Overview
The RNA shown here (SAM riboswitch aptamer (S box leader)) has 112 nucleotides and comes from Gracilibacillus orientalis. Lineage of the source: Bacteria > Bacillati > Bacilli > Caryophanales > Gracilibacillus.
[in-house]
RNA sequence: CUCUUAUUUUGAGUGGCAGAGGGAAUAGGCCCAGUGAAGCCCGGCAACCGUCAAUUUGAACAUCAAAUUGGAAUGGUGCUAAAUCCUACAGGUUUUACCUGAGAGAUAAGAG
Numbered sequence: 001c002u003c004u005u006a007u008u009u010u011g012a013g014u015g016g017c018a019g020a021g022g023g024a025a026u027a028g029g030c031c032c033a034g035u036g037a038a039g040c041c042c043g044g045c046a047a048c049c050g051u052c053a054a055u056u057u058g059a060a061c062a063u064c065a066a067a068u069u070g071g072a073a074u075g076g077u078g079c080u081a082a083a084u085c086c087u088a089c090a091g092g093u094u095u096u097a098c099c100u101g102a103g104a105g106a107u108a109a110g111a112g
Stems, first nucleotide, its partner, number of pairs: 001112008013042001015041003021032003026088004043080003048076002051071009084104001089101005
C1' cells in the first nucleotide's frame, strides 16, 4: 500500500510546555482558536487484539476449539469540541426539511 471482517449518534481535563493555526482530502457550509490552535508531556476514556473467570456445544478429552456472558486499563493499539461537525451519490416521505442506505474516511484484527 491492497484485500477481508467488525465498529463508527456512548465516554474522556478550568493540568504543564509551546505559540498560530485547526476541524482527513476536494468543493460548499458551519464551527473551534492569543479567555491560547497544531504538536509534545501528564491526566483521563474505552474491552478491538491479547489476558482471566464462568456457562454451553464439539472433539482425537489432565487438554483443545468455538460461541455467549462477565472481570481487569500492569501487555499491543486506539481515542480524548461539535454524529466521522454537516452536505456531495442513490432511494423514500408529510419536500425551505427530514429519514434510510451507499461511497469515502477513521480504528482494530487477519491475509497478501